[in-house]
Molecule: c-di-GMP-I riboswitch aptamer
Organism: Deltaproteobacteria bacterium UBA6601
RNA sequence: CUCCCGAAACGGCAAACCGGUGGCGACGCCGGGACGCAAAGCUUCGGGCCUGCAGAUGCAGGCGGCCGGGCUACCGAA
Repeated sequence: CUCCCGAAACGGCAAACCGGUGGCGACGCCGGGACGCAAAGCUUCGGGCCUGCAGAUGCAGGCGGCCGGGCUACCGAA
């Protein structure tokens, strides 16, 4: 120095719910609020779930805090 790993420390993010707001909707954004998170940072590449349009194959969209993969990253005990 790198990888694995996750004690400690400095910090970080922010579920449900509430208010506002955008959207047909899933859901997103802002504020409050903390269930939790060592990647709960980014990314739809794969799976899955959800929404809209459908007569069906399907098409369009959403969820990164559903799982896997990819990229990046603070600290440094065993």